Large-subunit ribosomal RNA, domain IV from an uncultured Myxococcales bacterium, 351 nucleotides, folded computationally.
The prediction has a mean pLDDT of 88.

[in-house]
Context: one part of a larger RNA
RNA sequence: CCAUCCAGAAGGAACUCGGCAAAUUAACACCGUAACUUCGGAAGAAGGUGUGCCUGGGAGCGUGGUCCCGUAACAGGGGGAGCGCUUUUGGGUCGCAGUGACCAGGGGGUAGCGACUGUUUAGCAAAAACACAGGACUCUGCGAAGCCGCAAGGCGCUGUAUAGGGUCUGACGCCUGCCCGGUGCUGGAAGGUCAAGAGGAGGGGUCAGCGCAAGCGAAGCUCUGAAUCGAAGCCCCAGUAAACGGCGGCCGUAACUAUAACGGUCCUAAGGUAGCGAAAUUCCUUGUCGGGUAAGUUCCGACCUGCACGAAUGGCGUAACGACUUCCCCACUGUAUCCUGGAUGGACUCA
Numbered sequence: 001c002c003a004u005c006c007a008g009a010a011g012g013a014a015c016u017c018g019g020c021a022a023a024u025u026a027a028c029a030c031c032g033u034a035a036c037u038u039c040g041g042a043a044g045a046a047g048g049u050g051u052g053c054c055u056g057g058g059a060g061c062g063u064g065g066u067c068c069c070g071u072a073a074c075a076g077g078g079g080g081a082g083c084g085c086u087u088u089u090g091g092g093u094c095g096c097a098g099u100g101a102c103c104a105g106g107g108g109g110u111a112g113c114g115a116c117u118g119u120u121u122a123g124c125a126a127a128a129a130c131a132c133a134g135g136a137c138u139c140u141g142c143g144a145a146g147c148c149g150c151a152a153g154g155c156g157c158u159g160u161a162u163a164g165g166g167u168c169u170g171a172c173g174c175c176u177g178c179c180c181g182g183u184g185c186u187g188g189a190a191g192g193u194c195a196a197g198a199g200g201a202g203g204g205g206u207c208a209g210c211g212c213a214a215g216c217g218a219a220g221c222u223c224u225g226a227a228u229c230g231a232a233g234c235c236c237c238a239g240u241a242a243a244c245g246g247c248g249g250c251c252g253u254a255a256c257u258a259u260a261a262c263g264g265u266c267c268u269a270a271g272g273u274a275g276c277g278a279a280a281u282u283c284c285u286u287g288u289c290g291g292g293u294a295a296g297u298u299c300c301g302a303c304c305u306g307c308a309c310g311a312a313u314g315g316c317g318u319a320a321c322g323a324c325u326u327c328c329c330c331a332c333u334g335u336a337u338c339c340u341g342g343a344u345g346g347a348c349u350c351a
Stems, first nucleotide, its partner, number of pairs: 001346008010337001014335001019332001027051005036041001038171001052093012067078003094098001106330004111325002113322002118130002134169007146155003172317004177247003182244002184240005191235003197229002202224005209216002248266005275309001276306001287303005
């Protein structure tokens, strides 16, 4: 010096990103116990008191020798010493200390997130992530939909819409506004467009024939090929947002000022409702005011100018719960002021 322990004057978080670590607390019995609450809880809330040993008394329970009544004998009934256990109430006594060692909650308040118990990154993340009961939409009528497989076949299911699949949300309470123009899905079928195919007008090649020639040119074969008839789809017409998603700008106006209930105008499919709001969201920003501190970029309560909250990509609350996160307080301490002493094992030195 290192590791692991033990003890420490004074004050007690001044340490630090942060009380990390350590300390405190701790068992049992009794007393006592707030807000809030889904009436279950919160709660071991908090906060107190007692605890050894010796000895006396009381009470209860168990067992029960002997005895009494009773019987022919048992049975049955009564009383009850002793012993054991539990409990209660006195007196005494020892130590620094009596759950004498070991083992054995620190507590309270506030806010955020997630309802909860659960699950997870085997080997840096346990969480506000995942799941979850509950809610909603949607598909599926059974040889179901969906999924695996080339198929046979299988799962779904020896189930049958109170069932099964998919997607979103995530207990509970109060709620969940407006937009269907775009995209998607569902429905519609008049019209437009439209493939193969059907169709075959017309055109070309070839050559019997005709013609003096130029050329014309039947049938056949062959190369093409217009109109017309052709489904779904798309266009089109509707519906649908707990489908994907979206939810404005400028100007003016009130008898102080300021502000604008009010008006004008442009645009839109419609212009953000309730609730919440410097927020796990606020750039400016350490916003402003209030609280807490001697002093507070954090925290709590407000305000609203929401750069860029907002309603199942759910909104706002919420008792209980959490090895979650934030801030404050009590207790406690070597975390620090500021280090010291000790123990054990190493390192180190010598042999």
Its Rfam family is "Bacterial large subunit ribosomal RNA". Its family is annotated with structural constituent of ribosome and ribosome in the Gene Ontology.